Predicted 3D model of an 84-nucleotide RNA (c-di-GMP-I riboswitch aptamer) from Peribacillus deserti. It was read from a public genome assembly, where an Rfam model found it. The organism belongs to Peribacillus, within Bacteria. Model confidence (mean pLDDT): 81 of 100.

């Protein structure tokens, strides 16, 4: 430098669920909580899924991202320990 991850250790993150905010919703923040993760660090660039407030169309309602998910998969940036 580089390939890789051990029932090793240090750090560390935090899924349901509840509380309180916050949005229109999906969601998101904050605390509680731990299922689980070696990128569950960061970036919506590609697919993908979710949401549908303004618009549009409209008989019920349907469409639609610029709104979201990075803990959905790929990319692309950063990095901690250690047995080879």
């Nucleotide at each position: 430098g580089u390939u890789u991850g051990a029932g090793a250790a240090a750090a560390g993150c935090a899924a349901a669920c509840c509380u309180a905010u916050u949005g229109a919703a999906a969601g998101g923040u904050a605390g509680g909580g731990a299922c689980g993760c070696a990128a569950a660090a960061c970036c919506a660039c590609a697919g993908a899924u979710c949401u549908a407030a303004a618009g549009c169309a409209a008989a019920a309602u349907g469409c639609c991202a610029g709104g979201a998910u990075g803990g959905c998969u790929g990319g692309g940036u950063u990095g901690c320990c250690g047995c080879g």